RNA sequence: UCCUGCCGGAGGUCAUUGCUAUCGGAGUCCGAUUUAGCCAUGCUAGUCGUGCGAGUUCACACUCGCGGCACCGAGCUCAGUAACACGUGGCCAAACUACCCUACAGAGACGGAUACCCUCGGGAAACUGAGGUUAACCCGUCAUACCGAUCUCAGGCUUGAAUCGCAGAGAUCACAAAAUGCCCCGGCGCUGCAGGAUGUGGCUGCGGCCGAUUAGGUAGACGGUGGGGUAACGGCCCACCGUGCCAGUAAUCGGUACGGGUGAUGAGAGUCAGAGCCCGGAGACGGUAUCUGAGACAAGAUACCGGGCCCUACGGGGCGCAGCAGGCGCGAAACCUUUACACUGCACGACAGUGCGAUAGGGGGAUUCCGAGUGCGAGGGCAUACAGUCCUCGCUUUUCUGGAUCGUAAGGAGAUGCAAGAAUAAGGGCUGGGCAAGACCGGUGCCAGCCGCCGCGGUAAUACCGGCAGCCCGAGUGAUGGCCGAUCUUAUUGGGCCUAAAGCGUUCGUAGCUGGCCAGACAAGUCUGUUGGGAAAUCCACGCGCUCAACGCGUGGGCGUCCAGCGGAAACUGUCUGGCUUGGGGCCGGAGGACUCGAGGGGUACGUCCGGGGUAGGAGUGAAAUCCCGUAAUCCUGGACGGACCACCGGUGGCGAAAGCGCCUCGAGAGGACGGACCCGACAGUGAGGAACGAAAGCCAGGGUCUCGAACCGGAUUAGAUACCCGGGUAGUCCUGGCCGUAAACGAUGUCUGCUAGGUGUGGCACAGGCUACGAGCCUGUGCUGUGCCGCAGGGAAGCCGUGAAGCAGACCGCCUGGGAAGUACGUCCGCAAGGAUGAAACUUAAAGGAAUUGGCGGGGGAGCACUACAACCGGAGGAGCCUGCGGUUUAAUUGGACUCAACGCCGGACAUCUCACCGGCACCGACAACAGUGACGACAGUCAGGUUGAUGACCUUACUCGAGCUGUUGAGAGGAGGUGCAUGGCCGCCGUCAGCUCGUACCGUGAGGCGUCCUGUUAAGUCAGGCAACGAGCGAGACCCGCACCCUUACUUGCCAGCAGUAUCGCGAGAUAGCUGGGGACAGUAGGGGGACCGCCGUGGCUAACACGGAGGAAGGAACGGGCAACGGUAGGUCAGUAUGCCCCGAAUGUGCUGGGCAACACGCGGGCUACAAUGGUCGAGACAAAGGGUUCCAACUCCGAAAGGAGACGGUAAUCUCAGAAACUCGAUCGUAGUUCGGAUUGUGGGCUGCAACUCGCCCACAUGAAGCUGGAUUCGGUAGUAAUCGCGUGUCACAAGCGCGCGGUGAAUACGUCCCUGCUCCUUGUACACACCGCCCGUCA
Repeated sequence: UCCUGCCGGAGGUCAUUGCUAUCGGAGUCCGAUUUAGCCAUGCUAGUCGUGCGAGUUCACACUCGCGGCACCGAGCUCAGUAACACGUGGCCAAACUACCCUACAGAGACGGAUACCCUCGGGAAACUGAGGUUAACCCGUCAUACCGAUCUCAGGCUUGAAUCGCAGAGAUCACAAAAUGCCCCGGCGCUGCAGGAUGUGGCUGCGGCCGAUUAGGUAGACGGUGGGGUAACGGCCCACCGUGCCAGUAAUCGGUACGGGUGAUGAGAGUCAGAGCCCGGAGACGGUAUCUGAGACAAGAUACCGGGCCCUACGGGGCGCAGCAGGCGCGAAACCUUUACACUGCACGACAGUGCGAUAGGGGGAUUCCGAGUGCGAGGGCAUACAGUCCUCGCUUUUCUGGAUCGUAAGGAGAUGCAAGAAUAAGGGCUGGGCAAGACCGGUGCCAGCCGCCGCGGUAAUACCGGCAGCCCGAGUGAUGGCCGAUCUUAUUGGGCCUAAAGCGUUCGUAGCUGGCCAGACAAGUCUGUUGGGAAAUCCACGCGCUCAACGCGUGGGCGUCCAGCGGAAACUGUCUGGCUUGGGGCCGGAGGACUCGAGGGGUACGUCCGGGGUAGGAGUGAAAUCCCGUAAUCCUGGACGGACCACCGGUGGCGAAAGCGCCUCGAGAGGACGGACCCGACAGUGAGGAACGAAAGCCAGGGUCUCGAACCGGAUUAGAUACCCGGGUAGUCCUGGCCGUAAACGAUGUCUGCUAGGUGUGGCACAGGCUACGAGCCUGUGCUGUGCCGCAGGGAAGCCGUGAAGCAGACCGCCUGGGAAGUACGUCCGCAAGGAUGAAACUUAAAGGAAUUGGCGGGGGAGCACUACAACCGGAGGAGCCUGCGGUUUAAUUGGACUCAACGCCGGACAUCUCACCGGCACCGACAACAGUGACGACAGUCAGGUUGAUGACCUUACUCGAGCUGUUGAGAGGAGGUGCAUGGCCGCCGUCAGCUCGUACCGUGAGGCGUCCUGUUAAGUCAGGCAACGAGCGAGACCCGCACCCUUACUUGCCAGCAGUAUCGCGAGAUAGCUGGGGACAGUAGGGGGACCGCCGUGGCUAACACGGAGGAAGGAACGGGCAACGGUAGGUCAGUAUGCCCCGAAUGUGCUGGGCAACACGCGGGCUACAAUGGUCGAGACAAAGGGUUCCAACUCCGAAAGGAGACGGUAAUCUCAGAAACUCGAUCGUAGUUCGGAUUGUGGGCUGCAACUCGCCCACAUGAAGCUGGAUUCGGUAGUAAUCGCGUGUCACAAGCGCGCGGUGAAUACGUCCCUGCUCCUUGUACACACCGCCCGUCA
């Protein structure tokens, strides 16, 4: 980066909740969720006097009892229920139905009891007993008759069907009434039967949850016969008989759950919900049972049991808010103990009417939806980026307030007028990204906190907390939780399984699913027409009504995705019938094969033993040791025995389902390919369960045991070494029989079928052609079938696959759904065991993962390179003394920075004061503004003297001068070598003495990105040449610039002086000296210009290349040499203490000045140097040769003084003029003689000199004296490849004084290599990668 994949966000909706809140309307909203938990109190079912009796009253009327009807409805709730409970369709030929409607028929005769009441009792109460009187629409008997039941006849009708269901005839059995009741004379009632309506009961097809870690369940269980029971069928119940019945299309068991209309969401398919409204069911404290009745097994009925509460006289009684209010409890969670029967309904009644917490109203709740408002306009001032703020004037009045009428059962709301007044009315969340709106201010400083996720916060926070500003929504807005969506993230629509999670190890095969070609029939699926159903509400459209809307009403549609009846079609599927051959199977033929099993045979090696030969070691390793060997090893040789194995052939060859199979021969068996003019005729494919096979290891029993070899024992290695290496060695490895059932059992790729370019090998068969040594020979081609490689289209995230697909399609099976916990636990099955199969959750986590890309890295590979790499060589460091820097320690302070290379003679940093930043002490300083005070009666400042002090008008005392500010507080400044180099600029170091870093266009890739920049050769070089999907270009390299080396030329002073002429000095003279003079430019020198070197020439190699090697010429030869410059970038490298600079801090001190001290300390450790340890040397004397620099507060000739350092004078010099300035190593001579020395010079003493206010801490120099360590330096380490190293001095910077340092300069002047990549690193290519703050990475385990 692409992909996979999950997590989070944005939408809707429901419940609770924070903050906030003006008004109105509407709603099927408001104790569903948790406790079908418990309930104080009141109310929720009565009615009928036109059924009867009685009591009371003047009467209307009221009351009690009997009687009738109702209380089985309505209302509440959702516990149970996975069921004919519900939905939908059908059936009852297996049923009932009070009140209601329709039709027909009817009501004759007689009798009886009882409540109230009266009398007497029991009991605390609830309640209840006995006797007596009486009525009815109370009860009983008889008659009348349809009807009913049983049997028989005929055989008509309906029906899919007649178990007589209906109609007809006959026989037997049984059966009704109210008193013809009440009455207002209209009616209301009663009985039978039939029909309707309503309601109920029963049966049944289909439909709708989860779990197989629930696979078998079931004895009234399934059926029959006969009974019982019911309104009715039925094992509903019973007796006997039979043994069935259900189940992978999931029985049984477990969990969960009232079902539906519907609701939320979604484009839909779906997913989730189903409390409220409607339909159905169920329940009424938990159970069981029953009476009455048309209807209940009824809970505002009864009985019993259980638990709870209440009363009690202890004997016994009473109660059941899941009705309306209300209370407690539970909880995140839900209102008034309201009004009325006025509406709509229900019960009773002939009616009037009565009753109804049903219902209709009101109150409370932003609980949902809908509507309205919180003002509008103009002018002006201030301020303006926008926004704003203030003032004035005008308008409107929905709401609000006041008041009136209508409204209502009563009120309220509301409606209609009036009055007043902008009055009475805005919040919540957010502002880093997703995601709309701050690069604003203050605070905080990995704290406090935020955060759905990513992530913010460690001193400049757009992310925390405030302020201001802004954004979104708005009477609301946020938070938390549930559901849907987002999620093609369970994929029917619409996913996948080579490597991301995912193909069972393989095959056979049951159920299931699927199935070739041609006809015919049927019409189950399918399609179509029609009929019936699929309640209303909900949804949609239109219209209408509330002022609009929400809401309501009407009409139409749709929904309910479906069921049933009838008619039609026949392509496809299906079923049946008939046929076919291409799928499949069979048969025949020859060929091929490590296919399987059994038997027999063989071979070498190995081991052991025996015999012979032979001598001191063998074996083993990185190196060793353990080990074997003088009782003869190893080795050579002959033989015997043993077990295992089967070299060569041997091959990306063969066979097999896979596991797997390799010496030879025989026997038995099996499969595949090819060929065939043969046979069957769809017989097939896949395959849940199931079965079989299944490497190695392991297990059981018995054999066998040569080799090898877990465990184990030794030896090594190592910090250790329970390992790797070595010597031994048990199980095992082998055989027979049985078990296990797993592997990276892999092609990480299920089986079968069809289709879709090729090329090239190879195994088998067949055919054709050619050749032929005529061989089962060779070559070529074609077809089929295996097995490989490459590759088009296509596919894929890519890697890659590509006719044996990972392409295009079909059939069937298995499997996956973020990572971890975990293939674990529990359960079950299998196993002798080991263990296997099946297979979770809690919890945890924001990723885990695949493929590819760029870089970094590798104790990966290849190529090249480098004296901050090696090798070769030379000289050092590390040991000593001293100098210097750093650490540490010390100190009042020992100021600070820098820490591998790339800090440590570095900050140009050699500090006496200064520097200076540190420490002690003393003193000084506030522009400007506000307020307060003070000041011409003198502020501030300065000063003599005295005091004080280390010192000082700093302070105090006293006195004088001066002439306008001063003091305090609060702000604000100046200043800061105070902080932050991790806020910065600039500069610098290092990577890098490197050869790299990029761009344009094109091309390739989904993309990151690649290509170019790669390969071959070459180079110091990405330097160049050739090749190449690249072609060009830029920055670097090179070129360029400077110095130096050669030549030419020009110039000629301050430089030079060969030749010419002169002068001066010295010298007796010869001559020497001085460029001194005139001149000169020869030479040298200086500084301007030019030439010269380019692989140009020759040879060889290389490709007729680039280039390399050698040679000639040349001062110089392959970049001549040495410098300067030096890429894209990186290193949060260094510097805030050079300067600059943001922010923070100090601000009368962290500012400024002075004085003294410190930076210099000293047990010690480290770095860089100097001087040495000596004879290639030291000392003394004499003698020779540079370059490059500096100089006016400076260099100073020269003379004199001094032993010297130095001093006193002083020419010249602003410099090719004068001067510092007499270079040293070197040469010559002398001496020293291997010694702690005539080496070495530290340290110390004394005396002297210089600089400077000042040398005590703490400078330099001279002389004399003193004379330490040190006799060549461990591990290790540094520099150097030629005018280099080494060595020798000189100059300069710093500087008042001062060089062991830095930077330069010249003198003398080597050795070694001409290679390599071993060490350290760098560059390129390639490879692996779980790294990307990039191996100083990441990460695992134990312990704390």
A computed fold for a 1344-nucleotide RNA from an uncultured archaeon, annotated as small-subunit ribosomal RNA. The RNAcentral record of the sequence draws on Greengenes and SILVA. Rfam family: Archaeal small subunit ribosomal RNA. Rfam links the family to the GO terms structural constituent of ribosome and ribosome.